[in-house]
RNA sequence: AGAGUUUGAUCCUGGCUCAGGAUGAACGCUGGCGGCGUGCCUAACACAUGCAAGUCGAACGAGAAGCUAACCUCUGAUUCCUUCGGGAUGAGGAGGUUGGCAGAAAGUGGCGAACGGGUGAGUAACGCGUGGGUAAUCUACCCUGUCAAGUGGGGGAUAACCCUCCGAAAGGAGGGCUAAUACCGCAUAAUAUCUUCUCCUCCUAAGAAGAGAAGAUUAAAGAUGGCCUCUAUACUAUGCUAUCGCUUCAGGAUGAGCCUGCGUCCUAUUAGUUAGUUGGUGAGGUAAUGGCCUACCAAGACCGAGAUGGGUAGCUGGUCUGAGAGGAUGAUCAGCCACACUGGGACUGAGAUACGGCCCAGACUCCUACGGGAGGCAGCAGUGGGGAAUAUUGCGCAAUGGGGGAAACCCUGACGCAGCAACGCCGCGUGGGUGACGAAGGCCCUUGGGUCGUAAAGUCCUGUCAGAUGGGAAGAAGUUCUCAAUGGAAUAAUACCCGCCGGCACUGACGGUACCUCCAAAGGAAGCACCGGCUAACUCCGUGCCAGCAGCCGCGGUAAUACGGAGGGUGCGAGCGUUGUUCGGAAUUACUGGGCGUAAAGCGCGUGUAGGCGGUUAAACAAGUCAGGUGUGUAAGCCCAGGGCUCAACCUUGGAAUUGCAUUUGAAACUGUCUGACUUGAGUACCGGAGAGGGAGGUGGAAUUCCAGGUGUAGCGGUGAAAUGCGUAGAUAUCUGGAAGAACACCGGUGGCGAAGGCGACCUCCUGGACGAUGACUGACGCUGAGACUCGAAAGCGUGGGGAGCAAACAGGAUUAGAUACCCUGGUAGUCCACGCCUUAAACGAUGGGCACUAGGUGUCGCGGGUAUUGACCCCUGCGGUGCCGCAGCUAACGCAUUAAGUGCCCCGCCUGGGGAGUACGGCCGCAAGGUUAAAACUCAAAGGAAUUGACGGGGGCCCGCACAAGCGGUGGAGCAUGUGGUUCAAUUCGACGCAACGCGCAGAACCUUACCUGGGCUUGACAUGUGCGGAUGCUCUCUUGGAAACAGGAGCAGGCUGUCUUCGGAUGAAACGUACACAGGUGCUGCAUGGCUGUCGUCAGCUCGUGCUGUGAAGUGUCGGGUUAAGUCCCUUAACGAGCGAAACCCCUAUCGUUAGUUGCCAGCGGGUCAUGCCGGGAACUCUAGCGAGACCGCCGGUGUUAAACCGGAGGAAGGUGGGGACGACGUCAAGUCAUCAUGGCCCUUAUGUCCAGGGUGUCACACGUGCUACAAUGGUCUGUACAGAGCGACGCGAUCCCGCGAGGGGGAGCAAAUCGCAGAAAGCAGGCCCCAGUUCGGAUUGGAGUCUGCAACUCGACUCCAUGAAGUUGGAAUCGCUAGUAAUCGCGGAUCAGCCAUGCCGCGGUGAAUGUGUUCCUGAGCCUUGUACACACCGCCCGUCAAGUCAUGGAAGCUGGGAGUACCCGAAGUCCGUUUAGCUAACCGCAAGGAAGCGGCGGCCGACGGUAAAUCUGGUGACUGGGACUAAGUCGUAACAAGGUAACC
Repeated sequence: AGAGUUUGAUCCUGGCUCAGGAUGAACGCUGGCGGCGUGCCUAACACAUGCAAGUCGAACGAGAAGCUAACCUCUGAUUCCUUCGGGAUGAGGAGGUUGGCAGAAAGUGGCGAACGGGUGAGUAACGCGUGGGUAAUCUACCCUGUCAAGUGGGGGAUAACCCUCCGAAAGGAGGGCUAAUACCGCAUAAUAUCUUCUCCUCCUAAGAAGAGAAGAUUAAAGAUGGCCUCUAUACUAUGCUAUCGCUUCAGGAUGAGCCUGCGUCCUAUUAGUUAGUUGGUGAGGUAAUGGCCUACCAAGACCGAGAUGGGUAGCUGGUCUGAGAGGAUGAUCAGCCACACUGGGACUGAGAUACGGCCCAGACUCCUACGGGAGGCAGCAGUGGGGAAUAUUGCGCAAUGGGGGAAACCCUGACGCAGCAACGCCGCGUGGGUGACGAAGGCCCUUGGGUCGUAAAGUCCUGUCAGAUGGGAAGAAGUUCUCAAUGGAAUAAUACCCGCCGGCACUGACGGUACCUCCAAAGGAAGCACCGGCUAACUCCGUGCCAGCAGCCGCGGUAAUACGGAGGGUGCGAGCGUUGUUCGGAAUUACUGGGCGUAAAGCGCGUGUAGGCGGUUAAACAAGUCAGGUGUGUAAGCCCAGGGCUCAACCUUGGAAUUGCAUUUGAAACUGUCUGACUUGAGUACCGGAGAGGGAGGUGGAAUUCCAGGUGUAGCGGUGAAAUGCGUAGAUAUCUGGAAGAACACCGGUGGCGAAGGCGACCUCCUGGACGAUGACUGACGCUGAGACUCGAAAGCGUGGGGAGCAAACAGGAUUAGAUACCCUGGUAGUCCACGCCUUAAACGAUGGGCACUAGGUGUCGCGGGUAUUGACCCCUGCGGUGCCGCAGCUAACGCAUUAAGUGCCCCGCCUGGGGAGUACGGCCGCAAGGUUAAAACUCAAAGGAAUUGACGGGGGCCCGCACAAGCGGUGGAGCAUGUGGUUCAAUUCGACGCAACGCGCAGAACCUUACCUGGGCUUGACAUGUGCGGAUGCUCUCUUGGAAACAGGAGCAGGCUGUCUUCGGAUGAAACGUACACAGGUGCUGCAUGGCUGUCGUCAGCUCGUGCUGUGAAGUGUCGGGUUAAGUCCCUUAACGAGCGAAACCCCUAUCGUUAGUUGCCAGCGGGUCAUGCCGGGAACUCUAGCGAGACCGCCGGUGUUAAACCGGAGGAAGGUGGGGACGACGUCAAGUCAUCAUGGCCCUUAUGUCCAGGGUGUCACACGUGCUACAAUGGUCUGUACAGAGCGACGCGAUCCCGCGAGGGGGAGCAAAUCGCAGAAAGCAGGCCCCAGUUCGGAUUGGAGUCUGCAACUCGACUCCAUGAAGUUGGAAUCGCUAGUAAUCGCGGAUCAGCCAUGCCGCGGUGAAUGUGUUCCUGAGCCUUGUACACACCGCCCGUCAAGUCAUGGAAGCUGGGAGUACCCGAAGUCCGUUUAGCUAACCGCAAGGAAGCGGCGGCCGACGGUAAAUCUGGUGACUGGGACUAAGUCGUAACAAGGUAACC
């Protein structure tokens, strides 16, 4: 950084897709280790269980268990004494009382519980961010103020506890006792608060700070240690002291509240909203401002710079991406906000309207004795559920931090750690060296080999990780206690207390972890995706539009690098792919950085509001702008430089940056504001002419139609042709007169006017605008223009007129397969007028308006100026309009080009892939028709513009061809032959199918051929090569058995052949046989895998290349144009110059001549011979043969033509304009034909799809078609006689003379390997005779009989001969074929194949021998140029709509059913507030008392959640039926569009 994809190709426009990065991810396959991070994105769904907020005994009362001391009661071990009854002793034990220590649970009280932790439902908001304000505020704990000022003296209760009672429980009631740092009076008190007043400073104001004076109001609590100096006592505390508390004040710090500038998503298919609403006054409320609340007053407030409504959403630092600007996002970490089952409410408190508090209502769950109660994981774990998906009911307070405490310490699911998960990032490993027989094996193979591959094995090493052994941290500093030192205050004091330096001891969840050491061992550790292009990486097999792949283009229908597998390769690697999302690429929303003539896109046009922009000059200001300073822009993150973990990730220190906001000091060019001036922008005035500009009224002639009359007679009219229609009741035609309506010929013109739509006879009136000239006046008054408003063709609508012509609808006639059309005859709305609507057009220059600038040339309209003229032209020139051509420039190209689509500025409108769709819904407008505004679902990978090359056209031009025309002869009708289709069959083998298959492959089907069928055989095979083994000689020949034959078997004689070596014993071995194996074989498939060969366009004149030039390019030029030719043949011109393949020529045959040669051919002259014949001698002249040459080239003459090429005519010549014929076939087209000539890839068969044999079939036969033969007759038939060819063929042959047969033929055999002999008589022709127009003396099919020949064999199925038979057919419908001269027509002859022949075919040969055309209108085919195109598989193309079928999404719809928000009314919980209450209750204060005050409680009221009712509203789901839409290889009907698309198309 780009790439793929629209086309046959190109450029452009434009969408879709890919390569990159990222992720709280998920899924698939796989998985060794470690470090650091991260982990419910869904159901703010419901939650079992445990834990997550307590602490203080140094605030207080009481005080269980336990320990201890003393005492009392009981018991009683042991010991002593004993009269043995007992007595004494008394450890220990039990119980009790008192004191002490200790302190569980509970309680009063204090502080905390408003932090920390979670979540993102709500919220579009001062919620958040940023900057300010608070002179409108509060702040517990903490700090400071010489420790500022104090802490005096009283009182009454109450919980715990005890007793009684209620209840299942939760819990509660009553009575009694008691303490406080709990509660309440009183005292004292200020720099506190309030009131009044004075001064000063600040302030925009309201007001605020400070100083001062007077008056009023207001506070507290003690606890612990020590001591006896003071006081009281003589123990100690009431005292002192230290510390901690408490109260008041001022200040700080921290935190919070409130206000405010700016910023903060989508929607106008939400345009109006608002009654506490906006403001004021009074009262209330709050820490505090304020409609925050209330009463009254006023009627305001917000809004197009988007109010109100709807939808969505926590916001930010940041994160991801990007070059940036931006875009997306808001997990983890940090800041703010909001919430805590849902809704409402207050209490306590410094702080809450309180996640683990309270009250009420609701839903849900649980307990229950049915009466009633309890609960809230969006704390940490965990469970269910949802979901593609997200972890342990772990350890510890060791560290950091928090709460309480004087402290020890306690609490802390904050936090620190561990566990699970490749979820992410980072690091490491799975080994290293050597090792060729390039092992085995796999795969491929052209069979040679290649590759996996130094890879493995082998051998030599190393030791990270994991494993085992031993050692073993840092993280810990402390607190406390204690030892010694020191300071402070106090004291009598060195105790005590407080602070502090140093030392000892103690404290680790992680964890025996990190790390280190040693041991053994290559041992335990590699996968995933991809390999057609994009995009790195290729082969084989399988499959056969199947199975499947696919991000886009697209692969797959028998040779798939695209499916599946394998081998190999590529990429990444403990991961790899896929999916989702997001940024990028995408300049594809364009600020940076796009466009609008034809690709999407200029409103139909104007007037004009807001807004935006704005001429020259001077001064001022400083809002924008620019520069400097200051504050802020949390931390983290990003970046830079260091540092710490072995590195890295990670962590850490510092810096930079944070582009912003605020404030301040300056500058004054530009913009702005204000003031003054100017004239060029704009406008005004006077003068002048041009014009279908607009409105109204009037007038005119031509034409059409109608009416009346005249003349006149049979048609008129209409069309491609007709018919309907009109007309003998007199039309059409023609003449005269009249009526009516509409439109205004000629002039008339890319002429004029108008903003556009539009405006066309003439006259008059009213009226708008532009232009020219003068340069007097105003002095920027201007440009554009969202909304708004006016105008706005045609058609259409309403009311009333009018109505000649024309003419939707409609009717009839034609056309047609149909014809609801095109054509014709009629014809109503309408077209016209008045008034009122509609508001759209391809309303187009497909080009918004304004200003300025940038070469020209040439028309035209209007008005001027100059020169000149008597005047008019002409000429030069200015301004304004309107055209054409053209440079630069622009454009994708086409094109535009001073009338810009060029170069700039200003303003508006519009576009963002095609379809769905300018449609639906909603709104607005309309009488309606409808208009306007204007989507989505879904679907496609294109849709499109310009240009290029072709192809095509019922487009055009030029030209050619037996293409037509002019002719001659045929085919199509008949019979037969032959091929094909169809049919039939056991088989009728196969192929060829428009021309270009069909007398074609087949130049020979009775067997063979033969490939087909039936039947019978063989299996290394009918044929080839090779190997192993075997036993043997084998081949040739004759006879014979079975059999249809193949085949199987038997017998035999003689001759011939049988290699090499040899020690002659033999060995080896060719050929042949048997057997086994490699293999043979296949007319089996694929001509759409191929080679080769062939057909066809077409013997048409074309097809290309190199270099140059033009074009962004495909391409063009050359090859076009003017002539000419059979020809791209040649000439000329020319940005082309040359060249190649074709054409032509070279080659062959033929036509003339010469020369050479002279047998087998020839015979003029000479000689000989014969009945006759070149028969013989000879000749070389002629013919001929066959070699070599000559000849023809528009060369010559005349004319035409451009002095050309060439054409026309002529001469000469055997031949004249490529003389005639042949061979020769450009680039290419038809996936044309052939796998059955041959060759060949792949596939298939292998006792058969191979091979052999017999018989059959390819020869069928109702029929259809093609190609031919013979005819239908007299230009003939037949008989007799008679003349003249050419080219061929011949030894398995041609076969003469002669004999036999009517004949086919037979017998016989001369000659001939052939210019010698033979086939071989040429026939038509000519001469003569007969036939006499008929189904015949035409015609010969068919059939019967008899034969001949070939052949192993003529039944299926041969040809020929003779006799007999004697069919159809009398010139052929529509249609169609060949031929332009030695041609057509006609006549015979030969050859290949071949035993013979179904040959009338094919290929050749000669004989006789015409007619017509000199043209290009048409049919057909081809060529060139041009034009249109929506075609490119190329018109046998493309393509439209209805209907029918399936699928999908969507609109309407009687309704049905949810949700949201609001309004009105009803009900009215908890609760604050207000009011009320001599009635119930009450400790503190007052009072002697009664009582009062005050409080609780009750009651009432306002508000008020949930709930209910009502009428409307918004939005979703569903709905019989219905509307269109999209998509879907081969459905139906037509043919609308693309060519003049067959009626030009379109709005």
Small-subunit ribosomal RNA from an uncultured prokaryote, 1547 nucleotides, folded computationally. Rfam family: Bacterial small subunit ribosomal RNA. The RNAcentral record of the sequence draws on ENA.